Order: sequence, then structure tokens, then C1' cells
RNA sequence: GCGGAGGGCUGGAUGGCCGCGGCGCGACUUUGCGCAGCAAGGAUCGCACCGAGGAAAGUCCGGACUCCCUGAAGAAACGGUGCCGGGUAACGCCCGGGCGGAGCAAUCCGACGGACAGCGCCACAGAGAACAGACAGCCAUGCUUGCAUGGUGAUGGUGAAACGGUGGGGUAAGGCCCACCGGGGCCUUGGCAACAGGGCUCGCAUGGCAAGCCCCACCGGGAGCAAUGCCGAAUAGGGACCGCGCUACGGGGGCUUCACCCCGCGGUCCGGGUUGGCAGCUGGAACGUGUCGGCAACGGCACGUCGAGAGGAAUGGUCAUCCAGAGGGGUCCGCCCCUUGGACAGAAUCCGGCUUACAGGCCCUCCGCGCAU
RNA sequence: GCUGCUGUAGCUCAGAGGUAGAGCACUCCCUUGGUAAGGGAGAGGUCGAGAGUUCAAUUCUCUCCAGCAGCA
Repeated sequence: GCGGAGGGCUGGAUGGCCGCGGCGCGACUUUGCGCAGCAAGGAUCGCACCGAGGAAAGUCCGGACUCCCUGAAGAAACGGUGCCGGGUAACGCCCGGGCGGAGCAAUCCGACGGACAGCGCCACAGAGAACAGACAGCCAUGCUUGCAUGGUGAUGGUGAAACGGUGGGGUAAGGCCCACCGGGGCCUUGGCAACAGGGCUCGCAUGGCAAGCCCCACCGGGAGCAAUGCCGAAUAGGGACCGCGCUACGGGGGCUUCACCCCGCGGUCCGGGUUGGCAGCUGGAACGUGUCGGCAACGGCACGUCGAGAGGAAUGGUCAUCCAGAGGGGUCCGCCCCUUGGACAGAAUCCGGCUUACAGGCCCUCCGCGCAU
Repeated sequence: GCUGCUGUAGCUCAGAGGUAGAGCACUCCCUUGGUAAGGGAGAGGUCGAGAGUUCAAUUCUCUCCAGCAGCA
């Protein structure tokens, strides 16, 4: 210098004018009262302070919080997670390690438990698709000379996949036998473990799919701030009790009478909670700096900081200058002038993650190649 | 804001691992003097998009996108 890998930060700046939400103070104003005052408000005015994000998004996981269910614990069912160890309030997240794969490497990717517990599926093609089977071929025997019987699983063909692979020996042919590789079992060494190394043994016991059912281990009660709690009129309606009428109309228990109930009117009380208001509502597993422990994720300690709180929902508009960026022109090659122009997006109970979107800029570490020393 | 469901031909829907259909609609032909009905033939599909699992995905899993519904 070229090419690449990993990580972090940032996400225009300053000022003027006009406006919006919150909170505080003051003014003005309304209402009430026991009226020099106090209390509760206000859609008005002024001043001061604060006012979106790294994802506020998707709502995919995990919690806090609240209500519902439940005597406690457990099981079943259902759902989820899935190599090992650690971190964490918790997690499907993060860190470290193992194994497998990609790359020369830095590094990256992996739903990565179990297929000798059981069931199921494997289309088409093919002889045969799972405790096999014999189409062609090969070999042997028999003869009626192109067929029968037997052997064979090395060769061909089919398929995504064909009952271990390569080499050698033997045989009529063949794991039939041997060596190496692969695999199963047992022992042993290292490691907390996943796992790795070594030894012995078994001719090999016998595909693939568990993001099919399932088995094993672990986790999970359900709902969600439109949760939930409080205040609460007017009108209509509901319930209880009392009084009156049981006169008139109507209904009820087979019919009639009496009684009773439903019923009508008035009064008292209660419950529910529609419009609405208040709380929940933002100081917290918080953030920053330093230090200590740890490979790291992270944790401990000390000091400092307060950073929106709306409720159909504010955080905006405009002008000027500057900073990047893009285009054009000039040039004494230092630069100057003109035009254009800043992504994705936007709080809604709050946190921890993941995922997805994102113009441009800055910084750090590492790898490969080339050149120079 | 929270929760649930759906996406397959122009429309309405089946199919739930083995290469996608039905009804209506569309095109052509027959029938009719002509139209409709009827009969015959045919065309039309990124299975909402992208990854993954599998030999094989519309179907199973994950992530996005779009639409619909419920909750004061």
C1' cells in the first nucleotide's frame, strides 16, 4: 500500500423569532367560608427549568407490578427449553469451553440430548427401503443346449439413501480370513463437566427422519396498566324493609270461596357504576467515573448525577451562520465561488434481552499478500 | 396500548410432507333465427416474502410483511 475479520462510539452544531406539553413561582380571576385572611380551582398572562431513541419499532422471549383461582405440596394434561460450565432477578439472553462444519488465516456458523424403549413414515424409480432380497451378472451341478435346482452378495443398474470402506490372501464365488480406517462394548488417564488420549475386546448387532408421535432432564397456575384501586351526579332501571290499597282491572296453584303471592302508590335504605375525575406513573435489578475480584459475561465498594410523564396523546415551524456529503465552475494548485443537502424512525406502566430498519462520519484490535528497511 | 386469527387461480374455499384442486368467473367450439341455460375443450398459480429442517415443504420451525377481529 492492497484485500479482509472483529469490536466500540456517533446519529448534525450554535443563535434569533413564533408555537406546544409538564412542573415550580408570581400576577389576574372564579367559588366557598366563621371574609385584613384561608382553602379549592382556572381553558388567561409572565418568568425560570425540563421535554424521544439506538432502535422509542416488531410484541418474539424473560421479569417487576396488579388482579383472579388456589389450604399446602405434588401429580396428570398442555406448552416450552435442550452439548458442558458459569453469569443473571429471570430468560429461548450473555460469557467461556467442547464437538462438528467453512476459511491460507484473523475469524465466522451450528434447534448440538436420545433412532439397540416403542410406534410411524421413506413418493417415483428399483430385484430389494429395513431382523431384507435375487433383475441382470458370476459360480457349481443336472440335462431336454437354454432351461431347472442350488450357491453368491464382491460387479452392473435404480435411487436422496442399498445392510461398513480401502488393500491383500484364500475360495468355484464370497467378512470366508488378515491389516489399516470407521463403529459398538469394557477398562483406564486428564478434565468440575461436555469431551479428549491410551489399552483390551467384538467381524460388525443390524440405514435416515424426533423443526413425526414419543422417551429422558429441566422450567412454567391464568390474565394483563384498556391490569387494578378510589370518588362519583341527573334520569331510567334493580334489591331489601315499612306503610297504605287489597276497593276497581288482570295473572297464579284443576274449579269455587276465604287467605296468600304477583301487582299499584308513597317513603327509607342498599348495591351496581354509564359520561367523567383521581391514583397506578415514573428514583430505578438506574446512569456516569474510579478502584478491586474474575480469562470474560458480570459482581463488590466509594464518589457523583436526576435524564419526558402526556392521556386521542406535547417534543414543532421558520431564518441565518457553520460542519460533513453531492454536483458545477474558476485557479497562482494553497484554495475560492455558486447550487443542493443530513438516514431509519418517533415515547404511552416500567425494566433485561432478541429480532428487524438505518444516509454518513470517527476510533481501536487482529489476519493474509506485496514492497522497502 | 394489549391479545387472537387469517393469507392457495380474477372471487369464494379445499388440500396439512411425495411436486396443487373444486365451484363461480374467463377464452374457444357445439346447440339457437339470436340471447340465456345446457354440453364439450382449454387457459390461468413465485401457495404473502425470506431463511432453516428433510432426499423432498403449500404443509414442519423461525424471522419479516399485509389484512381482519376482540378488549375501556
Predicted 3D model of RNase P RNA and transfer RNA as a complex of 445 nucleotides. It holds a member of the Rfam family "Bacterial RNase P class A". The coordinates come from a structure-prediction model, not an experiment, and the mean pLDDT is 76.